This is a predicted structure of a 373-nucleotide RNA (Bacterial RNase P class A) from a Pseudomonadota bacterium. Lineage of the source: Bacteria > Pseudomonadati > Pseudomonadota. The coordinates come from a structure-prediction model, not an experiment, and the mean pLDDT is 76. It is recorded under the gene name rnpB.

RNA sequence: GGAGCCGGCCAGGCGAUCGCCCGGCGGUCACGCCGGGAGGAAAGUCCGGGCUCCAGCGGGCAGGGUGCCAGGUAACACCUGGGGGGCGCGAGCCCACGGAAAGUGCCACAGAAAAUAUACCGCCUGGCGCCGGCAACGGCGCCGGGUAAGGGUGAAAAGGUGCGGUAAGAGCGCACCGCGCGGGUGGUAACACGCCGCGGCACGGAAAACCCCACCUGGAGCAAGACCGAAUAGGGAAGCCGUCGCAUCCGUCAACGGGUGCGACACCGGUGCCCCCCGGGCUUCCGGGUAGGUCGCUCGAGGCCGCUGGCGACAGCGGUCCAAGAUGAAUGGUCGCCCUCGACAGAACCCGGCUUAUCGGCCGGCUCCACUU
Numbered sequence: 001g002g003a004g005c006c007g008g009c010c011a012g013g014c015g016a017u018c019g020c021c022c023g024g025c026g027g028u029c030a031c032g033c034c035g036g037g038a039g040g041a042a043a044g045u046c047c048g049g050g051c052u053c054c055a056g057c058g059g060g061c062a063g064g065g066u067g068c069c070a071g072g073u074a075a076c077a078c079c080u081g082g083g084g085g086g087c088g089c090g091a092g093c094c095c096a097c098g099g100a101a102a103g104u105g106c107c108a109c110a111g112a113a114a115a116u117a118u119a120c121c122g123c124c125u126g127g128c129g130c131c132g133g134c135a136a137c138g139g140c141g142c143c144g145g146g147u148a149a150g151g152g153u154g155a156a157a158a159g160g161u162g163c164g165g166u167a168a169g170a171g172c173g174c175a176c177c178g179c180g181c182g183g184g185u186g187g188u189a190a191c192a193c194g195c196c197g198c199g200g201c202a203c204g205g206a207a208a209a210c211c212c213c214a215c216c217u218g219g220a221g222c223a224a225g226a227c228c229g230a231a232u233a234g235g236g237a238a239g240c241c242g243u244c245g246c247a248u249c250c251g252u253c254a255a256c257g258g259g260u261g262c263g264a265c266a267c268c269g270g271u272g273c274c275c276c277c278c279g280g281g282c283u284u285c286c287g288g289g290u291a292g293g294u295c296g297c298u299c300g301a302g303g304c305c306g307c308u309g310g311c312g313a314c315a316g317c318g319g320u321c322c323a324a325g326a327u328g329a330a331u332g333g334u335c336g337c338c339c340u341c342g343a344c345a346g347a348a349c350c351c352g353g354c355u356u357a358u359c360g361g362c363c364g365g366c367u368c369c370a371c372u373u
Base pairs, nucleotide, nucleotide: 001369002368003367004366005365006364007363008362009361010360012338013337014336015335016334017333018332020037021036022035023034024033025032026031039344043355044354046353047352048351049350050349051221052220053219054218063217064216065215066214067213068082069081070080071079072078083097084095085094086093087092098212099211103210104209106205107204120151121150122147123146124145125144126143127142128141129140130139131138132137159177160176161175162174163173164172178201179199180198181197182196183195184193185192186191225295226294227293228292235286236285237284238283239282240281241280242265243264244263245262246261247260248259249258250257251256268279269278302321303320304319305318306317307316308315309314339342
C1' cells in the first nucleotide's frame, strides 16, 4: 500500500418564527414563564418473562415446543465458553447437532437392483449342435451353472487400498485404513486417544415422514383489569295503604280486645271523568353500571461511572442520573445559512431477545498478500 474478518458507535448541523402533547410554577382564570417530547430498529408480532383476570393453576391425558455439553439469566428457541461436523491459506464463518440393529411408511427419472438384495453388458464354466484345424484347440448358436473384480445407471449401489488366492471372483485369507462392541486413560460433561482386547464387518439415505426417548409447557390479554358514576331495564330489603256484616278460635261467661276465613261497598295504579275489564300499588334504601371520568401509565430484572470476582456471558458493592406517556391520539409547518446534500423508518402496558429494512461515516482489535528498512 492492497484485500478481508470481528466488535462498538453516529444517524445532517446551527439559528429565527408560528403551532401541538405532558409536567412544574404564577395568575386578574384571558393566559404567561420554565423544563421535557420517538428508534436502532419504535417494525415483524416470531420466542421468553413481568403485570392483570379466569376459584386454585396442584395431578393426569391430549396437543404444542425444545433437542451435543457445561454455565449465565426472571425466563427463553437468547447469550457465553467448550465438544463434534462442514467451509476458508488465514483472521474467522455456518450447522434443529438425540434415536434409522423398536415399528410403519418413503426414496422421482434412470437403472438388473433403492434395501428380504439383485444380474443388463462383461468375466469364468458344464452339456449339445454346427464350422475351422492332422491334432492341441478356437469361433458361433441354444440350454444351464458360478461371480459381483470391470463397464453402464443414478443424488446415493451393500466397507476402501494392496497382496495372496481362484476356473473366474469374492473379507475367501492377510496387512493397513475405516466400522462395531467391551475395557482403560484424560476431561465436571459433551467428547477425545499413534492405548488394550474381541468381531470379518453385524443391512444406504431421510426423523423440518409418522414415530420412539428425554425435558419443558393451563388459557386469555392493557379494548387485561380496578375505582367513581347521570340514565334505562331487570333484581333485593324495609315501611305504608279502609269500613261494615257473618262465621270461627283465643283471653273470660258477658261487655270489650285480638287472630283467621268469607261476603259487600270503597281506596290506589294503568288517560281528566264514568262504565267494563286487568293489576296489588306507592315511598325510601340497597344494588345494578350505560354515557362520561379517574387509575393501570411508566422508577424499571432501569441508564451511566468506578471497584471486586469470573476466560466469558454475567454477578456483587459504591456513587450518580430521571429520560415521551397521548386516548381521535402530540413530537409538526415556514424561512435563512453551511456541509460530504442526509437511508430505513413513527412510541400506544413494560422489559429481555431473535429476525427483517437501512444513504453514508467514525473508532478499536485482528488476518492474508506485496514492497521498503